[in-house]
Context: one part of a larger RNA
RNA sequence: CUGUGGUUAAGGAACUCGGCAAGUUGCCCCCGUAACUUAGGGAGAAGGGGGGCCGGAGACGUGAAGCCCCUUUGCGGGUGGAGCGUUGUAUGGCCGCAGAGAGCAGGGGGAAGCGACUGUUUACUAAAAACACAGGUCCAUGCGAAGAAGUAAUUCGAUGUAUAUGGACUGACGCCUGCCCGGUGCUGGAACGUUAAGGGGACCGGUUAGCCUCUUGUGGGGCGAAGCUGAGAACUUAAGCGCCAGUAAACGGCGGUGGUAACUAUAACCAUCCUAAGGUAGCGAAAUUCCUUGUCGGGUAAGUUCCGACCUGCACGAAUGGCGUAACGACUUCCCCACUGUCUCAACCACAGGCCCG
Numbered sequence: 001c002u003g004u005g006g007u008u009a010a011g012g013a014a015c016u017c018g019g020c021a022a023g024u025u026g027c028c029c030c031c032g033u034a035a036c037u038u039a040g041g042g043a044g045a046a047g048g049g050g051g052g053c054c055g056g057a058g059a060c061g062u063g064a065a066g067c068c069c070c071u072u073u074g075c076g077g078g079u080g081g082a083g084c085g086u087u088g089u090a091u092g093g094c095c096g097c098a099g100a101g102a103g104c105a106g107g108g109g110g111a112a113g114c115g116a117c118u119g120u121u122u123a124c125u126a127a128a129a130a131c132a133c134a135g136g137u138c139c140a141u142g143c144g145a146a147g148a149a150g151u152a153a154u155u156c157g158a159u160g161u162a163u164a165u166g167g168a169c170u171g172a173c174g175c176c177u178g179c180c181c182g183g184u185g186c187u188g189g190a191a192c193g194u195u196a197a198g199g200g201g202a203c204c205g206g207u208u209a210g211c212c213u214c215u216u217g218u219g220g221g222g223c224g225a226a227g228c229u230g231a232g233a234a235c236u237u238a239a240g241c242g243c244c245a246g247u248a249a250a251c252g253g254c255g256g257u258g259g260u261a262a263c264u265a266u267a268a269c270c271a272u273c274c275u276a277a278g279g280u281a282g283c284g285a286a287a288u289u290c291c292u293u294g295u296c297g298g299g300u301a302a303g304u305u306c307c308g309a310c311c312u313g314c315a316c317g318a319a320u321g322g323c324g325u326a327a328c329g330a331c332u333u334c335c336c337c338a339c340u341g342u343c344u345c346a347a348c349c350a351c352a353g354g355c356c357c358g
Base pairs, nucleotide, nucleotide: 001353002352003351004350005349006348007347008346010344011343014342019339027051028050029049030048031047036041038172052094053093054092055091058087059086060085061084062083066079067078068077069076070074095099107337108336109335110334111333112332113331114329115328119131120130135170136169137168138167139166140165141164147156148155149154173324174323175322176321178254179253180252183251184250185247186246187245188244189243192242193241194240198236199235204230205229206228207227210223211222212221213220214219255273256272257271258270259269282316283313294310295309296308297307298306
């Protein structure tokens, strides 16, 4: 010097991002116990008192001797209360600094956020507000089910059958869940348009057995059957797309400008443009607010955090759920009490290691 453990005057969070760490509390009995609440809880709430040993009235259990009774002489019935055992208030006494005598063994309260809860998770930096969850909704699936694995056979689903199974979202409970189907998606639609290969084969071409013709010529020109062959119109033809509807607990979306009231300010009101429709209820400087330490109130001597309001929501908002919510949480934030070497401000002790000297 470091580590581990311990003690400390006065103060008591002044430390610090933050009471991190340490400390306080701790067991049993009795008294007592708030808001709130889903009436179960909250609750061991909180907050008090007692605790050793000896005696001890009493209470409870067991129940001897003795005495009495007889329709039954019995391992009978009654009375009786000794003794023993357990507990032990009041009260009395004894000892110590101290009686749950050491060790093991909740600190508590108030408020807010998030998540209902018990659970699960990044084996080796994250345990959480993340995941899951019961509950809710939608979609698919009629059984050789949908869906999944596999080229297939086959298997799972399921030795199940719509109160079932698969997929998606939400996430207890309470009150609720507004408007928009124009876009994208999905579902439906015996019409119509468009549309592939295929079918179809009009028409046109190549080749040439032959024929005609020009001609000096084994040369030139023309027509051209069958076969082979090239190209190929009309017509026919599915899904899809177009088109028409439905559908938002499908993906998603949910305006601007100008004017107006007898102080001012504001605008219930009016006008106008655009849109598929223009954000309803509730909440709101919020895990969301840039400006911002917004403004006001509370708490402090002093508060960028916190709580309650306001609403000017840069850029909340209703199952990508909205707002509440008892209980719960090694979650996050703020405050108070108790307590303390966290600190003012250090000191000492014990053990272990380092370092120095030997």

This is a predicted structure of a 358-nucleotide part of an RNA (large-subunit ribosomal RNA, domain IV) from Micromonospora sp. HM5-17. The source organism's lineage runs through Bacteria, Actinomycetota, Micromonosporales, Micromonosporaceae and Micromonospora. It matches the Rfam family "Bacterial large subunit ribosomal RNA". Its mean pLDDT, the model's own confidence on a scale to 100, is 86.